A computed fold for a 74-nucleotide RNA from a candidate division SR1 bacterium, annotated as transfer RNA. Its mean pLDDT, the model's own confidence on a scale to 100, is 81. Rfam family: tRNA.
[in-house]
RNA sequence: GGCUUUGUAGCUCAGUUGGUUAGAGCGCGCCUCUCAUAAGGGCGAGGUCGGCGGUUCGAAUCUGCCCAAAGCCA
Numbered sequence: 001g002g003c004u005u006u007g008u009a010g011c012u013c014a015g016u017u018g019g020u021u022a023g024a025g026c027g028c029g030c031c032u033c034u035c036a037u038a039a040g041g042g043c044g045a046g047g048u049c050g051g052c053g054g055u056u057c058g059a060a061u062c063u064g065c066c067c068a069a070a071g072c073c074a
Base pairs, nucleotide, nucleotide: 001073002072003071004070005069006068007067010026011025012024013023019057028044029043030042031041032040050066051065052064053063054062
């Protein structure tokens, strides 16, 4: 330098050929339960879906460029 894959909550990830609310588990905060702690139960916060554009009535999803990570080739 070229190619492929990946990038979604603090972490690990899902998201069905574009569609009506962006989610799960763990973690975090509050409450409950207990003599107390852990475990359990209830509620909640936390995301402009890596960045900037394009296509479309509509984009996490399609597409162009860029950034980052992993791998392969040279």